A computed fold for a 72-nucleotide RNA from a Minisyncoccota bacterium, annotated as transfer RNA.
The sequence is in RNAcentral, with records from ENA.
NCBI's taxonomy places the organism under Bacteria, Bacillati, Minisyncoccota.
Its Rfam family is "tRNA". The family's RNA type in Rfam is transfer RNA.
RNA sequence: GCCCCUGUAGCUCAAUGGACAGAGCCGCGCACUCCUAAGGCGCAGAUGGAGGUUCGAUUCCUCCCAGGGGCA
Numbered sequence: 001g002c003c004c005c006u007g008u009a010g011c012u013c014a015a016u017g018g019a020c021a022g023a024g025c026c027g028c029g030c031a032c033u034c035c036u037a038a039g040g041c042g043c044a045g046a047u048g049g050a051g052g053u054u055c056g057a058u059u060c061c062u063c064c065c066a067g068g069g070g071c072a
Base pairs, nucleotide, nucleotide: 001071002070003069004068005067006066007065010025011024012023013022018055027043028042029041030040048064049063050062051061052060
């Protein structure tokens, strides 16, 4: 330099172009318990950036950024 893949919550992962972007772990609260743990109930928390297409974009297109891989 060229090509491919990935980027969503603190972490690990979902999400036919359409409903309030969901789940597990973590955290916080409540209840339970003599106390703690486990288990139960609830709460908070996210789409890498900028444009474009579309009635509508996490999803499609372009560029950029970051990470990984291959070739040279």